[in-house]
RNA sequence: GAGUUUGAUCCUGGCUCAGGAUGAACGCUGGCUACAGGCUUAACACAUGCAAGUCGUGGGGAAACGGCAUUAUGUGCUUGCACAUUCUGGACGUCGACCGGCGCACGGGUGAGUAUCGCGUAUCCAACCUGCCCCUUACUUGGGGAUACCCCGUUGAAAGACGGCCUAAUACCCGAUGUGUUUCAUUGACGGCAUCCGAUAUGAAACAAAGGUUUUCCGGUAAGGGAUGGGGAUGCGUCUGAUUAGCUAGUUGGCGGGGCAACGGCCCACCAAGGCGACGAUCAGUAGGGGUUCUGAGAGGAAGGUCCCCCACAUUGGAACUGAGACACGGUCCAAACUCCUACGGGAGGCAGCAGUGAGGAAUAUUGGUCAAUGGACGCAAGUCUGAACCAGCCAAGUAGCGUGCAGGAUGACGGCCCUAUGGGUUGUAAACUGCUUUUAUGUGGGAAUAAAGUGGCGCACGUGUGCGCCAUUGCAUGUACCUCAUGAAUAAGGACCGGCUAAUUCCGUGCCAGCAGCCGCGGUAAUACGGAAGGUCCGGGCGUUAUCCGGAUUUAUUGGGUUUAAAGGGAGUGUAGGCGGUCUGUUAAGCGUGUUGUGAAAUUUAGGUGCUCAACAUUUAACUUGCAGCGCGAACUGCCAGACUUGAGUACACGCAGCGCAGGCGGAAUUCAUGGUGUAGCGGUGAAAUGCUUAGAUAUCAUGAGGAACUCCGAUCGCGAAGGCAGCCUGCGGGAGUGUUACUGACGCUUAAGCUCGAAGGUGCGGGUAUCGAACAGGAUUAGAUACCCUGGUAGUCCACACUGUAAACGAUGUACACUAGGUGUUGGGGCAAGAGCUUCAGUGCCAAAGCAAACGCGAUAAGUGUACCGCCUGGGGAGUAUGCCCGCAAGGGUGAAACUCAAAGGAAUUGACGGGGGCCCGCACAAGCGGUGGAGCAUGUGGUUUAAUUCGAUGGUACGCGAGGAACCUUACCUGGGUUUGACAUCUAGUAGAAGGUCUUAGAGAUAAGGCCGGGUAGCAAUACCCUGCUAGACAGGUGCUGCAUGGCUGUCGUCAGCUCGUGCCGUGAGGUGUUGGGUUAAGUCCCGCAACGAGCGCAACCCCUACUGCCAGUUACUAACAGGUAAAGCUUGAGGACUCUGGCGGAACUGCCGAUGACAAAUCGGAGGAAGGUGGGGAUGACGUCAAGUCAUCAUGGCCCUUAUGUCCAGGGCUACACACGUGCUACAAUGGUUGCUACAAAGCGAAGCGAGACCGUAAGGUGGAGCAAACCGCAAAAAAGCAAUCGUAGUUCGGAUUGAAGUCUGAAACUCGACUUCAUGAAGUUGGAAUCGCUAGUAAUCGCGCAUCAGCACGGCGCGGUGAAUACGUUCCCGGGCCUUGUACACACCGCCCGUC
Repeated sequence: GAGUUUGAUCCUGGCUCAGGAUGAACGCUGGCUACAGGCUUAACACAUGCAAGUCGUGGGGAAACGGCAUUAUGUGCUUGCACAUUCUGGACGUCGACCGGCGCACGGGUGAGUAUCGCGUAUCCAACCUGCCCCUUACUUGGGGAUACCCCGUUGAAAGACGGCCUAAUACCCGAUGUGUUUCAUUGACGGCAUCCGAUAUGAAACAAAGGUUUUCCGGUAAGGGAUGGGGAUGCGUCUGAUUAGCUAGUUGGCGGGGCAACGGCCCACCAAGGCGACGAUCAGUAGGGGUUCUGAGAGGAAGGUCCCCCACAUUGGAACUGAGACACGGUCCAAACUCCUACGGGAGGCAGCAGUGAGGAAUAUUGGUCAAUGGACGCAAGUCUGAACCAGCCAAGUAGCGUGCAGGAUGACGGCCCUAUGGGUUGUAAACUGCUUUUAUGUGGGAAUAAAGUGGCGCACGUGUGCGCCAUUGCAUGUACCUCAUGAAUAAGGACCGGCUAAUUCCGUGCCAGCAGCCGCGGUAAUACGGAAGGUCCGGGCGUUAUCCGGAUUUAUUGGGUUUAAAGGGAGUGUAGGCGGUCUGUUAAGCGUGUUGUGAAAUUUAGGUGCUCAACAUUUAACUUGCAGCGCGAACUGCCAGACUUGAGUACACGCAGCGCAGGCGGAAUUCAUGGUGUAGCGGUGAAAUGCUUAGAUAUCAUGAGGAACUCCGAUCGCGAAGGCAGCCUGCGGGAGUGUUACUGACGCUUAAGCUCGAAGGUGCGGGUAUCGAACAGGAUUAGAUACCCUGGUAGUCCACACUGUAAACGAUGUACACUAGGUGUUGGGGCAAGAGCUUCAGUGCCAAAGCAAACGCGAUAAGUGUACCGCCUGGGGAGUAUGCCCGCAAGGGUGAAACUCAAAGGAAUUGACGGGGGCCCGCACAAGCGGUGGAGCAUGUGGUUUAAUUCGAUGGUACGCGAGGAACCUUACCUGGGUUUGACAUCUAGUAGAAGGUCUUAGAGAUAAGGCCGGGUAGCAAUACCCUGCUAGACAGGUGCUGCAUGGCUGUCGUCAGCUCGUGCCGUGAGGUGUUGGGUUAAGUCCCGCAACGAGCGCAACCCCUACUGCCAGUUACUAACAGGUAAAGCUUGAGGACUCUGGCGGAACUGCCGAUGACAAAUCGGAGGAAGGUGGGGAUGACGUCAAGUCAUCAUGGCCCUUAUGUCCAGGGCUACACACGUGCUACAAUGGUUGCUACAAAGCGAAGCGAGACCGUAAGGUGGAGCAAACCGCAAAAAAGCAAUCGUAGUUCGGAUUGAAGUCUGAAACUCGACUUCAUGAAGUUGGAAUCGCUAGUAAUCGCGCAUCAGCACGGCGCGGUGAAUACGUUCCCGGGCCUUGUACACACCGCCCGUC
């Protein structure tokens, strides 16, 4: 820096990622070189080999080897040579074992132990040691006795042990000498002169030695000094835990001793009672420390492998010996465990040396070479030894370097992959191909440095031994590095990733499966997230994963955080330690600043050089090492010391103030109870009731009394108190703040772990008291239940005294103190000025606000502002304030206070919505007021269910159900059964082939179809041939009402004809967002007006459009007929005629709150009125904003993907969609007299008509038939309108209501009415007497009622869409139900209350 809490936002806060690192491990892959690295686990156990020896110039010697000499024998062969065997000789080179010296305490390994003077750093030792080495001084004398080996024995399995004899030394012992050293005694200079210190001098005592070799060296002894190495002491630093708070008897100190190299309770005797600890003792856990390493801007954090220093350890524990040095890795002794040998008696061993083995483990190498170099031990030296060391081997385990080729090359090849507008794109200059190069590789040839030096010899210089020169000699690695030549692109590229973070995307497969995942999260049929592929990205001899550390994380905050509400202020006061502290002057120099000295090892780090071909690496120089200590200088600030001051603090005096505390006393009202009176039937209680009380007299009311508790009004935004808290009145005692005076003290102050005190309510103990109220409990209700809410009772308690408890949302969710920083306005107490209003000052207590602060809300002199001081507390959510330990408590409980595990959030403030049985305003046939229905019956129709071979499919709360369908007998038709067919019923193209197209007939069959006959034989051209059309064959393809409406387009429903939904610019806000659009009025309306940090605009509203209501003008036949004329029984019936009327068609007018009045804000508007055909949108229609419901439709159509292809396509016949116990929706007809039936008689509108409407006429009871005038229609027809009206009849009945069902006979349409049409006539005459809970429509030409027409259609309408006739009732009103709009409020909701979420089982 990013991701992740949300619909979005800001903040808080955790989790996660990108970086670097590693002694790493694992997976895939792997060409070379250089440098560095390699048991982090079992301080587990170890086979085998090696890792410490050396000196013969210390010694006695001679087991082995060699030469020489000697004895003997043999051979070759010759008289002395060679060879072989053999005897002898320590005389020689040498040398096993032995005595002796030095070394073995170094080097190498490991990190178990150790929280410590162990380590680091600084200082000190006058309190100490130091072999080998260097310098100096002085010596190096005389003797002696042993002993190992060897030899002879004893014993044992062995390891070994023992005895005897012989012998040497630089082994051991004694004596002499004493330069000297040490000790003692005397002396007592110098000094800082008190304690002390103890020079010098004298005397006494004790104490040395080793020789070898040879002529030069090497040694030995006693001392002094140095160097080196070690020992000790001290300051400071050095992990975690207080759920470890007290520890300590050699403990702390003293005196005197002992011991030690030395100091010291190191040890001991005695004496004293100390010592350590909140600045963390003791205890527990963990751990070798440092230089350094990693990370980080730094401060820090983490680590301590390799290399260097120190420490500790050597199977475990203990101990000493030797020695200069050890309490000793490859020494000894004892004990223990383990392993091995054994003759069971007893012995042997110690890889945390180098290799190596087993084991453990995710995991770590060769039983290699050489002493050539560096270093070490011994030696005079040569030299010997050296798993130290130097080299090599193995391992991508790290860092660095090199390479796997370079240039050209487009038909942008083939192939692959994907997309596509079918042209193409990508892999990709990549390949092929052409040219070039040769690091590396392979081969040939050459070939170092590391050897500065040492050793041997000679020489020179010089002379205790060094230097130089010459000759010879010494190389593991190594014939290596390196160089040269030849060959030929020849020998050499992978890993991870591609949803976001995070650079890089497509296809296929899979289908919440398989799987992925660091976090968020992907996967349920179109996965850029799984698996594969293609392409791409990153890194590259590596790349990823895992683990761990730092970083990011300012997420423990010194640098550099917080604490009203996010985690976090202790309930309050007092107060110890501690921290911090007013003004002035002086001293000092601890802090502080500066200079300098020493140290801070080297390596490391950084910089400049240099060397390996470069780099890593190495080397050199410089810097750094921020530290510690010493010595100077300075004096502002802090501190110490001294002096002074008054403003902080305190004291005194005066004045008033308060519901501050404690104790005592007093008072009235009310509740309850008791007694008495009056009085009678209820009281009480609730939403409604009941339990309860009451005729034994309640409730009510009056009087009197008892007792306890609390103090009405005043009273407040008020006062007092540290907080908790405090309220009737009076008295006493105690405390307090304020104001005023400025007299006194002179910094006496602030804060505050620990401690102490106070601390509401509740609870506990004991004793009182008990009126009210009232946990528990009982009863009554409520309820599904009701261990609750409501009611009636009622114990503890509530009250008092004395104790305890010690907690609260103990809150201002805001620690205390001090200082500073605009104002305005209330109020309490005191003071000053003033006649008063008022002004002013101090101390409190409220509100509003500037700056500032804050995530915002908000705070704002009473800070959450600006600063200072001190204290408490916080560090993701849950687990959990739980467990455990400890402390307190009589108990209840309180205080302190975790972890495992689990989640990726939990949270704060604010925003927009949605929601609320929140609030306000308003609307709608939403309720109410009415009228008529549905729900009951029969039938029609749709749906569910069931059934079926099939009952095709879809629609399913509102918003499916007389819906798609505006019309299923066949067809439709998608379903079922059966029969056929396969380029197909249908489109286009190619190739081949045949033929005009076409018509007609016969046979078989249910038909599709199959077989066959007859007729026909196109256009252009002379023809060949071409074209058109048709059939057949083959192939591209057709076809699909198959799936997905949750992949889609289009269309549609619904909220809703509700009044809303947005934008630009500006302004406000960190931001999401807000403002505008809110507010005051008004409207049907975001309609209009006014106001306003908004000003404008868009989609909606309204208007514009159509029908209708009035009217003018124009026009006028098929419509009309006023006037005129003719005809008729009559009729615009007909003929003239007319353009008046009705009507029709077109174009106009008219209505706009325009006029008047009232109300209103001088507005918008509303109300009333006039006029008018119509009045406040006149009535109706079309018109549906942003969006919601993954709403409906893949079966209207279109379409992505998937699926079928002799079938899921297509053709045909029959069947089915019409089934039927049942349930629901929508309708029709009724149940009758406002009616039925019969007869007579009026008045419409809107439509339709040529495969049509079909008049009059005739036939039939009728449906209808015959027939055909007229009409493509203001002309003819359908066509009769019906209700109404006028008469008659029926008389409340299952009827003259009602018409279902059934029987018979018919008509019509149609190939065809069986499944399965409509209608007619006659007969039959079911249910039904107004419909439970519930529910629907409608506000006026509406409901209700009456008929008419049309579409579909051969036929079939109770449905749908239209038309007119007759023609009501009611609306007080907005409390309630439903739906909606605006404002506001709460929210833990946002999939948005059909939400979220808690508990029980």